[in-house]
RNA sequence: ACUUUAUAUCGCUGACCCACUCAUAUAAUUGCAGGAAUAUGGCCUGCGAGUCUCUACCGAUCGACCGUAAAUCGAUCGACUAUGGGUGGCAAUGUCAGGAAC
Numbered sequence: 001a002c003u004u005u006a007u008a009u010c011g012c013u014g015a016c017c018c019a020c021u022c023a024u025a026u027a028a029u030u031g032c033a034g035g036a037a038u039a040u041g042g043c044c045u046g047c048g049a050g051u052c053u054c055u056a057c058c059g060a061u062c063g064a065c066c067g068u069a070a071a072u073c074g075a076u077c078g079a080c081u082a083u084g085g086g087u088g089g090c091a092a093u094g095u096c097a098g099g100a101a102c
Stems, first nucleotide, its partner, number of pairs: 009100002012098005017089009026056001029049007041066002050057001058078007
């Protein structure tokens, strides 16, 4: 120095898991098609675009507008998902990897 076997430890490090939070993406947005409702209504289904991006693409409230037609519009608030960062939890040592020591 290497190999094998046995015993035994750590105020150690990281990852895995959970919660919160921040950033980026996307504006919870938009273009169509078919169908439906009609002032006590203003929806349903499907196909696209949008993201170095998987998924999602809705809800509530308020207001406008449409004089019965086929068409909606504005504002506010509220998520999920993907990736990365931070903080905390793990709860008695769980798993894995590494390190140290005997």
Predicted 3D model of a 102-nucleotide RNA (Purine riboswitch aptamer) from Anoxybacillus tepidamans PS2. The sequence was found by an Rfam model in a public genome assembly.